[in-house]
Record summary: Predicted 3D model of an 86-nucleotide RNA (c-di-GMP-I-GGC riboswitch aptamer) from Dethiobacter sp. It matches the Rfam family "c-di-GMP-I-GGC riboswitch aptamer". The family is grouped with related families in Rfam's "c-di-GMP_I riboswitch clan". Its mean pLDDT, the model's own confidence on a scale to 100, is 84. The model forms 95% of the base pairs in the Rfam consensus.

RNA sequence: GUCGCUAAAGGCAAACUUACCUAAAGGUAAGGACGCAAAGCCACAGGCCUAAGGUCUCACAGACUAUGGCGGCUGGGUUGCCGGCA
Numbered sequence: 001g002u003c004g005c006u007a008a009a010g011g012c013a014a015a016c017u018u019a020c021c022u023a024a025a026g027g028u029a030a031g032g033a034c035g036c037a038a039a040g041c042c043a044c045a046g047g048c049c050u051a052a053g054g055u056c057u058c059a060c061a062g063a064c065u066a067u068g069g070c071g072g073c074u075g076g077g078u079u080g081c082c083g084g085c086a
Stems, first nucleotide, its partner, number of pairs: 001085004011036002016031006034072001040078003044075003047070003053065004
C1' cells in the first nucleotide's frame, strides 16, 4: 500500500423490554443479540424520518417547510485493531 478466505485477542449491539429526555422523529442509560472489519468519528453530497414554530387557508381539516433528526441507507472525508499478500 492493498485485501478480509482462516484464526486469536478483543470491540460494537438490531428487534424487543424498562426508566428518563423530546412537540415529534429520535436520543441517553440498563438489560438483550439480529447482525457488523470501521456498526469508530464528521450531517459535506444524495436519500429517508419528523413538523414544534412558520407559510398557504375566512376557518376547521389539509398541504408545504428543518432551523430538529437518522452514520445499522449510499457516497465522501478522517483515524484505527488483528491477520493475509506485495